RNA sequence: GCAAUAGACAUCUAGGGUUCCGGCUGCAACGCAGUGUCUGGACCGAGAGUUGUCAACCUCAUUGCGGGGUUACACGGAGGGAUAAAAGCCCGGGAGAU
Numbered sequence: 001g002c003a004a005u006a007g008a009c010a011u012c013u014a015g016g017g018u019u020c021c022g023g024c025u026g027c028a029a030c031g032c033a034g035u036g037u038c039u040g041g042a043c044c045g046a047g048a049g050u051u052g053u054c055a056a057c058c059u060c061a062u063u064g065c066g067g068g069g070u071u072a073c074a075c076g077g078a079g080g081g082a083u084a085a086a087a088g089c090c091c092g093g094g095a096g097a098u
Base pairs, nucleotide, nucleotide: 007054008053009052010051012049015044016043020041021040022038023035024034025033026032027031055071056070057069058068059067060066073093075096079091080090081089
């Protein structure tokens, strides 16, 4: 200097709301109601965030089951959908833009 691919799963985070637990407020009250304009536990959670595993691809050697590498880049609505609910979740690397 050249070649090829452009994935799956898990994990955590940014972020997100309120079924459950807890907090707060009210009510003669082992509970019920309200409150997420409650830092929380737990929960959801990224194509364009993290990490890991698998998988794929290139190449060298070669008839064994190995060696060396690669998996780049990535602006983006509105609207709709799921769940208790919301969201960088899903439609969706979509429409569009360049």
Predicted 3D model of a 98-nucleotide RNA (Guanidine-I riboswitch aptamer) from Agarivorans sp. Toyoura001. The source organism's lineage runs through Bacteria, Pseudomonadota, Gammaproteobacteria, Alteromonadaceae and Agarivorans. Model confidence (mean pLDDT): 83 of 100. The sequence was found by an Rfam model in a public genome assembly. Its Rfam family is "Guanidine-I riboswitch aptamer". Gene Ontology term of the family: regulation of gene expression. Rfam's curators write: This family represents a conserved RNA structure found upstream of the ykkC and yxkD genes in Bacillus subtilis and related genes in other bacteria.